[in-house]
Context: one part of a larger RNA
RNA sequence: UUGGGCGUAAAGGGUGCGUAGGCGGCUAUUUAAGUUCAGGGUAUAAGCGCAGUGCUUAACACUGCGAGGCUCUGAAAACUGGAUGGCUAGAGACAGAUAGAGGCAAGUGGAAUUCCAUGUGUAGCGGUAAAAUGCGUAAAUAUAUGGAGGAACACCAGUGGCGAAGGCGGCUUGCUGGGUCUUGUCUGACGCUGAUGCACGAAAGCGUGGGGAGCAAACCGGAUUAGAUACCCGGGUAGUCCACGCCGUAAACGAUGAGUACUAGGUGUUGGGGUAAACUCAGUGCCGUAGUUAACGCAAUAAGUACUCCGCCUGAGUAGUACGUGCGCAAGCAUGAAACUC
Numbered sequence: 001u002u003g004g005g006c007g008u009a010a011a012g013g014g015u016g017c018g019u020a021g022g023c024g025g026c027u028a029u030u031u032a033a034g035u036u037c038a039g040g041g042u043a044u045a046a047g048c049g050c051a052g053u054g055c056u057u058a059a060c061a062c063u064g065c066g067a068g069g070c071u072c073u074g075a076a077a078a079c080u081g082g083a084u085g086g087c088u089a090g091a092g093a094c095a096g097a098u099a100g101a102g103g104c105a106a107g108u109g110g111a112a113u114u115c116c117a118u119g120u121g122u123a124g125c126g127g128u129a130a131a132a133u134g135c136g137u138a139a140a141u142a143u144a145u146g147g148a149g150g151a152a153c154a155c156c157a158g159u160g161g162c163g164a165a166g167g168c169g170g171c172u173u174g175c176u177g178g179g180u181c182u183u184g185u186c187u188g189a190c191g192c193u194g195a196u197g198c199a200c201g202a203a204a205g206c207g208u209g210g211g212g213a214g215c216a217a218a219c220c221g222g223a224u225u226a227g228a229u230a231c232c233c234g235g236g237u238a239g240u241c242c243a244c245g246c247c248g249u250a251a252a253c254g255a256u257g258a259g260u261a262c263u264a265g266g267u268g269u270u271g272g273g274g275u276a277a278a279c280u281c282a283g284u285g286c287c288g289u290a291g292u293u294a295a296c297g298c299a300a301u302a303a304g305u306a307c308u309c310c311g312c313c314u315g316a317g318u319a320g321u322a323c324g325u326g327c328g329c330a331a332g333c334a335u336g337a338a339a340c341u342c
């Protein structure tokens, strides 16, 4: 508590929807709450502004006037607010096109790993820097055929696409959300933001029931080493997968809140319009002018120039701790200090 800030120094809420509130396009009439002007009343002093006086000066003190508060009356009507009417440039609706791993559900395909059965075949295989543990004559590894099961989808694939964020990738079907472009018609400010709230929210974790191929915390061995509770090797359980219910956190990152307007260019790319071009709209990258920045850098996808609304910061440690409260089955999460030290 004003000011100054929030990409990297402390600081943007993980994301959306939206309540209250704040803010809000063009125009006419009206009102007079805010506002301005004039006059009146009223209210300790000090303080503040101006002029002067007194301590040698100043600080300080004193004198006068004034501004400022509350209130009443009258006036003004530009701006803000209220009321009424109109408008179409914001916003939205309809019509026509259109891109997409956007979401949910069901079905389905091939490659590969593992396992099982059978055939061929015989003494090794595997693993490492080198080894060993391990597997193998009860026939492994290799190879061929058949089968089982789970999980993930090579190539296409791209500073490509979609989504509010988290995130989304084989194929097909069904249901479904959002976007973009073009031209016209319509509604007529219906808008922006958003405390509280509600919803969504990677991974891990938790509950119940399934599933379990590969991988793999913990764990058990083998090595390495002075030791080796590691790195390497052989195994291996939770888990990873599915259904339902919790959890609510991440370097949830662009470490950059949302919206609107304005401010040189060049170049690549995705989707529209345009005639295939110029050009143009919506995205997504790079370079760069002005400007900005402590610098790095940012630069029409701003960190530039402005406005509106929200969140947040205020030296470091103590500490995201203690206490209290709320939520949670728990793990814990949210809120969030102080003493003391420097």
Stems, first nucleotide, its partner, number of pairs: 003314004007296002012310001014200004021193003025087007033080002035076008048066007090190001091187005096181003102176007109153001114148007124135002161168002205246006214240002219235004257309006265287009291298002315342003324335004